[in-house]
Molecule: SAM riboswitch aptamer (S box leader)
Organism: Gaiella sp.
RNA sequence: UCCACAUCGAGAGAGGCUGAGGGACCGGCCCUGUGACGCCUCGGCAACCCGCCCCGAUCGGGGUCACGGUGCCAAACCCGGACGGAUGUGUC
Numbered sequence: 001u002c003c004a005c006a007u008c009g010a011g012a013g014a015g016g017c018u019g020a021g022g023g024a025c026c027g028g029c030c031c032u033g034u035g036a037c038g039c040c041u042c043g044g045c046a047a048c049c050c051g052c053c054c055c056g057a058u059c060g061g062g063g064u065c066a067c068g069g070u071g072c073c074a075a076a077c078c079c080g081g082a083c084g085g086a087u088g089u090g091u092c
Stems, first nucleotide, its partner, number of pairs: 003090006013042005021031003025081004043073003048069002051064005077084001
């Protein structure tokens, strides 16, 4: 990466660097020199995995922790569309 399964109407800020686009794509509609997007530092949100407990009995369900692994911190995945996209876990 392909594939499989699950989720996607909640939540979450400051500073520094950079300097023009960005919100994956198309059409809208938005954000953006009152500095967006991106990167870094600190912080935070959350609870998919790991850990622990209970039920089931081994594939699942519920709870708990927030140490660890991820993820995320404009707008319902912003809305619609499309052989759509993102995140997590797993087989190869």